[in-house]
RNA sequence: CUUAUCAAGAAAGGCUGAGGGAUAUGGCCCGAAGAAGCCUUGACAACCUGCCCCGUUGCACAAACGGGAUAAGGUGCCAACUCCAUCCUGCGGAAGGCGGGACAGAUAAG
Numbered sequence: 001c002u003u004a005u006c007a008a009g010a011a012a013g014g015c016u017g018a019g020g021g022a023u024a025u026g027g028c029c030c031g032a033a034g035a036a037g038c039c040u041u042g043a044c045a046a047c048c049u050g051c052c053c054c055g056u057u058g059c060a061c062a063a064a065c066g067g068g069a070u071a072a073g074g075u076g077c078c079a080a081c082u083c084c085a086u087c088c089u090g091c092g093g094a095a096g097g098c099g100g101g102a103c104a105g106a107u108a109a110g
Base pairs, nucleotide, nucleotide: 001110002109003108004107005106006105011041012040013039014038015037019030020029021028024086025085026084027083042078044076047074048073049072050070052068053067054066055065056064057063082104087101088100089099090098091097
């Protein structure tokens, strides 16, 4: 940079000790009944690889494509929608109301 996804899901222990929820502003939360970080174990999930099954094309038990299963390997993840808003926009008489899009971000694969 490109593509896909982001409404679901999933915590204990140890070390440590004051912050944390990406950044900015405003909210709203979490936190000494222990934040962030590190380590261990466990879970969640199923993006990639592998294994297996089904379908289509195919002469084919080759290969490609599509779908599914599994969870062995590579990642990821385990408060709140990506915590919410911010910019544009639809509905609405209006709202601190309900939507859509953009930007930004996160993760995976390339």

Predicted 3D model of a 110-nucleotide RNA (SAM riboswitch aptamer (S box leader)) from a rhizosphere metagenome. The sequence is in RNAcentral, with records from MGnify. The prediction has a mean pLDDT of 85.